[in-house]
Molecule: small-subunit ribosomal RNA
Organism: uncultured Pseudomonadales bacterium
RNA sequence: AGAAUUUGAUCCUAGUUCAGGAUGAAUGUUGGCAUUGUGCCUUAAGCAUGCAAGUUGAGCGGCGAAAUCUUACAAUCGCAAGAAAGUAGGAUGGAACAGCGGCAGACGGGUGAGUAUAAGAUAGGAAUCUACCUCUUUGUGGGGAACAGCUCGCCGAAAGGCGGGGUAAUACCGCAUAAGUUCGUAAGAAGAAAGGGCAUAACUGCCCGCUGAGAGAUGAGCCUAUUCGCUAUCAGCUAGUUGGUGGGGUAAAAGCCUACCAAGGCCAUGACGGCUAGGGGGCGUGAGAGCGCGACCCCCCACAAGGUUACUGAGAUACGGAACCUACGCCUACGGGCGGCAGCAACUGGGAAUUUUGCGCAAUGGACGAAAGUCUGACGCAGCGACAAUGCGUGUGGGAUGAAGGCCUUCGGGUUGUAAACCACUGUGGUAGUGAAUGAACAAAAUGACAGUACACUAUUAGAAAGCACCUGCUAACUACGUGCCAGAAGCCUCGGUAAUACGUAGGGUGCAAACAUUAUCCGGAAUCACUGGGCGUAAAGAGUAUCGUAGGCGGUUUAUUAAGUAGAGGGUUAAAGACCAGAGCUCAACUCCGGAAAUGCCCUCUAAACUAAUUAACUAGUGGAAAUUCGGGGUUAUCGGAAUUCUUGGUGGAGGGGUGAAAUCCGUUGAUAUCAAGAAGAACACCAAUGGCGAAGGCAGAUAACUAGGGUUUUCCAGACGCUGAUGAACGAAAGCUAGGGGAGCGAAAGGGAUUAGAGACCCCUGUAGUCCUAGCCGUAAACGAUGAACACUAGCUAUUCCCGUAAGGGAGUGGCGUAAGCUAACGCGUUAAGUGUUCCGCCUGGGGAGUACGACCGCAAGGUUAAAACUCAAAGGAAUUGACGGGGAAAUGCACAACCAGCGUGCCAUGUGGUUUAAUUCGAAACAAAACGAUAGACCUUACCUGGGUUUGAAAUAACACCGUUUUAGUCACCUGGAAACAGGAGAUGAUCCGCAAGGAUGGUGCUACAGCUGCUGCAUGGCUGUCGUCAGUUCGUGUCGUGAGGCGUCGAUUUAAGUAUCGUAACGAACGCAACCCCUGCUGUAUGUUAAAUAUCCAUACGGGACUGCCCUGCUUUUUUAGUGGGGAGGAAGGAGGGGAUGAUGUCAAGUCAGCAUGGCGCUUACAUCCAGGGCCACACACAUGGCGUAAUGGUCGGGACAACGGGUCGCGAAAGAGUAAUCUGGAGCUAAUCCUAAUAAACCCGACCUCAGUUCGGAUUGUGGGCUGAAACUCGCCCACAUGAAGGGGAGUUGGUAGUAAUCGCAGAUCAGCAAUACUGCGGUGAAUACGUUCUCAUUUCUUGUACACACCGCCCGUCAAGUCAACAAAGUCAGUAGUGCCCGAAGUCGAUUCCCUCAACCGCAAGGAGAGGGGCGCCUAAGGUAAGACUGGCGAUGGGGGCUAAGUCGUAACAAGGUAUCCGUUCUGGAAGGAGCGGAUG
Repeated sequence: AGAAUUUGAUCCUAGUUCAGGAUGAAUGUUGGCAUUGUGCCUUAAGCAUGCAAGUUGAGCGGCGAAAUCUUACAAUCGCAAGAAAGUAGGAUGGAACAGCGGCAGACGGGUGAGUAUAAGAUAGGAAUCUACCUCUUUGUGGGGAACAGCUCGCCGAAAGGCGGGGUAAUACCGCAUAAGUUCGUAAGAAGAAAGGGCAUAACUGCCCGCUGAGAGAUGAGCCUAUUCGCUAUCAGCUAGUUGGUGGGGUAAAAGCCUACCAAGGCCAUGACGGCUAGGGGGCGUGAGAGCGCGACCCCCCACAAGGUUACUGAGAUACGGAACCUACGCCUACGGGCGGCAGCAACUGGGAAUUUUGCGCAAUGGACGAAAGUCUGACGCAGCGACAAUGCGUGUGGGAUGAAGGCCUUCGGGUUGUAAACCACUGUGGUAGUGAAUGAACAAAAUGACAGUACACUAUUAGAAAGCACCUGCUAACUACGUGCCAGAAGCCUCGGUAAUACGUAGGGUGCAAACAUUAUCCGGAAUCACUGGGCGUAAAGAGUAUCGUAGGCGGUUUAUUAAGUAGAGGGUUAAAGACCAGAGCUCAACUCCGGAAAUGCCCUCUAAACUAAUUAACUAGUGGAAAUUCGGGGUUAUCGGAAUUCUUGGUGGAGGGGUGAAAUCCGUUGAUAUCAAGAAGAACACCAAUGGCGAAGGCAGAUAACUAGGGUUUUCCAGACGCUGAUGAACGAAAGCUAGGGGAGCGAAAGGGAUUAGAGACCCCUGUAGUCCUAGCCGUAAACGAUGAACACUAGCUAUUCCCGUAAGGGAGUGGCGUAAGCUAACGCGUUAAGUGUUCCGCCUGGGGAGUACGACCGCAAGGUUAAAACUCAAAGGAAUUGACGGGGAAAUGCACAACCAGCGUGCCAUGUGGUUUAAUUCGAAACAAAACGAUAGACCUUACCUGGGUUUGAAAUAACACCGUUUUAGUCACCUGGAAACAGGAGAUGAUCCGCAAGGAUGGUGCUACAGCUGCUGCAUGGCUGUCGUCAGUUCGUGUCGUGAGGCGUCGAUUUAAGUAUCGUAACGAACGCAACCCCUGCUGUAUGUUAAAUAUCCAUACGGGACUGCCCUGCUUUUUUAGUGGGGAGGAAGGAGGGGAUGAUGUCAAGUCAGCAUGGCGCUUACAUCCAGGGCCACACACAUGGCGUAAUGGUCGGGACAACGGGUCGCGAAAGAGUAAUCUGGAGCUAAUCCUAAUAAACCCGACCUCAGUUCGGAUUGUGGGCUGAAACUCGCCCACAUGAAGGGGAGUUGGUAGUAAUCGCAGAUCAGCAAUACUGCGGUGAAUACGUUCUCAUUUCUUGUACACACCGCCCGUCAAGUCAACAAAGUCAGUAGUGCCCGAAGUCGAUUCCCUCAACCGCAAGGAGAGGGGCGCCUAAGGUAAGACUGGCGAUGGGGGCUAAGUCGUAACAAGGUAUCCGUUCUGGAAGGAGCGGAUG
């Protein structure tokens, strides 16, 4: 840093996809070690069990274990003295404990539900509080009354509660005192406390406390500004709402609350509503700007089952406190109670998915305590998980016979591969052992969960330790087998239909590596939302409008002031962590620590004053106004005019008219059309007229008048920036359409009829209603287009035209054309009327389809318009240009292509081939031209591939290995028997052995066995070779150069010409190649040489080698650029004249054209059978259809008789003469000939001469059939040919169609190949006789060149539209139904604060001797209020019979709308209409 993918190829536009990095991940395969991190993203679902917040006896009353001391008694022991467990009492002692009191349970820990501002971030602020802590200062005097615990009684299952009695305090309450405290203007008033421990003999001292006040620190509360998501298909919201006054309230400002007063406040710079969401430091990515995220760590906020509430307190509306409501769960004696893991573990559930019911307070930190210490699931550690980052290892060196095995193979070999084996070594790691930490810091001592761990050393051990993905391209890496559009792959393009580097497996290779790959998500690439950094003529995109204009944005010249922006300087802040730089510590690294810099931001102060801004004073170039003049289909209203059309009336007239491609419907003898005259009506305004004018656009056209708007020009004057643009808004806005009233000539949707057509709901024709016109009002859209927003300035020209000024030169304002000026553009093109160069403002675009659709909203009488999605689906859709191909586009040209002429085919009969049918089989192939008398140049058997039946199995033929045999014999040879149709099977004989070698053995042969043979079996779409066809058409290309971003172009084009890309000239081309032509063969004239045959010199003939023709020569015309190329006419010469005639020769390519059955050949298939042999049958069938031929239909003929003239060829298993036999086929015969000698072979036939037939189904025609013969051949039935006699069928050809331009057509016979014979009327050749016609290129067909259009490129046999039918998917509507959310009205109203308290009950502290008072508490009352109920709605979501459209889906139906002039040019808007595409009317665009 890019790449793949739209096309036949190209450039562009545009989307999709990939390569990179990342993660609290998950899944699959695999898995050695260590360190450091990290681990419920889902149900803020529910939670068994344990632990997570206590501490304080130096505040208090109690209770009082151990231990010690002591008194009494005493088991037991001892003779005794005595000792002595133990028991009881006392003293000291004070562990532990419930309670009263203090402090802490507001921290620490968790979670992210809610929250779009009441949070957060940043920067400020004033009207506040702050326990413990620090500092300063004051005081600490004297009293009182209770309540727990305790005890007694009672209730209850329990939880717990009630009553009596008595009791302590650092608990509670007064009194005193008091300030720089509080209240108050002041006078004055109010106003606190607590003790405890240690030491001391005591005085007293010290320590911990308490109290008032001040200050600090810390923490907290409050306010302001800026900032912090999406949505306008949420546009108006708000009654405590905004402000004031009084009152209340708070620690504190404030509608924070309340009463009254005023009517404010917020909003397009987005209020209100909806959806989503904890915010930040930061994290990921990125070159950056950005974009995405908010796990772990740090800060802030919010929450603690869902709600509401207060109490206590310095601090809470309190996670492990309280009250109440609700849901859920548990216990219950049914009366009532208890509970809250979003603390750490654990469990259930959910989920793709996330750990141990561990150890310890040793460290750090916290609570309490004077302290010891206690508590601490904070924390420190360990455990589990490759979840992540980092590090290490799975060995190192040697080792070729390149082992074996695997795989591939051209069978030679290659590769795996120094890889292994094997030898030597090392020890990260493993195992065992020995030693052994730092972390401990607290005077000393004591104290380690981790842990006997890290680490060090010793011994031993190559032993336990490599996988995963990929290998068509992008993208590094290739072969074999299997599979056969199947199975499957795939991120995209795509791969797979028998040779798959793309599927599966194997071998090999590539990449990464204790991991690898996939999936999901984010950033990147994507300049694909473009601030950096995009666009809008035709690709998506300029709003219909230059109308008016609000907000906003931007704004001419000069001066002064200010200092908001801006710039500079300084200061504050921007927490720490992270990131960056440098250094240090763990063996390194990750990780951690230390320091630095930075933190683009915000705030404050000062300075500057150019620019922007504000204010100020002026100016005139922008702008506006005035004057003069001028222009025009600008607009509105009124009046008038002529031509035409139709109608009415009258006249003339008399048969048609009208209409079309052709017709018909229609009108007309009741008088049309035509024509003349008169009249009526409505609409539109010829010529002028233009490429021209005016208008903002839509649009505007007869004339005149009135009213009215605007532009230009000229010269002077006036104002003095008044300007430009313009969201929302207002106005105008073709045609169609709508409402009401008129009008209605022509035209004319709909409708009717006639045609056309397969149909014709169309095109064409005849009618014809709305409408078109007017008035008033709606609608608000068009291809409303220059597909080009407005304004200003600048940047070569040439030319045409309109208006004004000017005598002119010229100047100004428009409207057009050209243009390599420059420049721009993907190209086309634009180019002073920009799509160029710049500035300002607005509108719009972001892949195609779904869709300008649904829903919602607004507008409309309606039609409908405006605004405007998503699901789903595709990998394209698109623009410009290029090369082809195509066109019922154009131009030019050629061809027996048409035309002209001749003869046919298509009818009949027959032959042959094909289809179809039939069959046991009718073997196979060939299929428009370019299959069909084709393969086949010969199917009775054979051929033969087919069928039936019968045989053989290493085989009919080939190669090789092994075994056996070879003296009796199993080689070979001969003859034979049985069965049989034969092949073959079985049997029994005769004869009989080769070569080399001493021998063994070998060669040859045979038998057996095994490899193999064999296959007309499949694939011509795996192939070679060969062939057909376009086409003997004139084309197809290359090198260099040049033009173009490129595909490509030029060359190869234009003009003329040619059979020809043949030639000449022009020209960014110059040359060249394959084709054309020529060279080759035959033939026509001629020369020379030779001579088997022939009697033969010549002639002729044959063979070989030459000559000859080239528009070369002359005359003349044409081609206009015409010297040259070429061409028309005539002439000379010549056998031949313009390529003399014919043949061979077939460019690049096209048709997956034909052939595996001619041959060859890959792959596949069969192997006692799909091979091979034999006999018979079939390929010859026969209702029928087609193709190619033959013979005919007759007089240009038929029959008979007579008479002439060829050429190419063939022949020894052959041709076969003479002569003879037979009506004949043929037979007998056998001369001659291996051929210029003989034979075929003859009179070749048509032709000529003569005779008969005389227009008829015939003396035409010969099919068919019968009988008898001949020939070939083992064989002639299926199934051959020939002869004779007899028989004697049909029979001038519809639509259409073929060949031929001269020795041609037509006609006549002859020969040959194949071959025993023959189906030959076919094929290949040969000669004989021998025509007609061509005006010409309009049409048909085919081809070539140029040009044009194209949505085609498999290329028009293309592409492609819509309905209908089938399947499937998502969304929409829908009677309704279910659920949720947020509100509103009303009802009810817990706990609780607050208020009032006339009522009831109760009461220790103060006052009072007492009664009682003051005051307090409870009940009850009131306001507010959670939950609940109810009513009518709103919004959101789910489901929903059915309905309408939409998308998608190899081979369904109907048509053919579009692309070519797409066969009626297409498209836009609108209206009507039709199965469907669509059609028609009106207006518009050219794409």